[in-house]
Notes: This is a predicted structure of an 84-nucleotide RNA (transfer RNA) from a Clostridia bacterium. Its Rfam family is "tRNA". From the family's description: Transfer RNA (tRNA) molecules are approximately 80 nucleotides in length. Its family is annotated with triplet codon-amino acid adaptor activity in the Gene Ontology. It is annotated as a transfer RNA. The prediction has a mean pLDDT of 81. The organism belongs to Clostridia, within Bacteria.
């Protein structure tokens, strides 16, 4: 150089013939239980704004297609593997 794969919350990771983004687990926070703790159980947990209701944004980055994109197309970056 060429070919292939990957990039999603604090972390691992799911969602693919385009249709509610973040399932599930871990961490963390609050509560129950306990003399106290551990274990267990319940609830919450992307970001910003807001008293709240709610609104807007968000899948490496920039564009495109589409009513609609993590998903399809083009370009760029990073990592992994193969190959001369």
């Nucleotide at each position: 150089g060429c070919c292939g794969g990957a990039g999603u919350g604090g972390c691992g990771g799911a969602a693919u013939a385009g249709g509610c983004a973040g399932a599930c687990g871990c961490c963390c926070u609050g509560g129950a239980c306990u003399u106290a703790a551990a274990a267990u159980c319940c609830a919450g947990u992307g970001a910003u704004c807001g008293c709240a209701a709610g609104a807007u944004c968000g899948u490496a980055c920039c564009g495109g297609u589409u009513c609609g994109a993590c998903c399809c197309c083009g370009g760029u970056c990073u990592c992994c593997g193969g190959u001369a």

The sequence was found in a public genome assembly.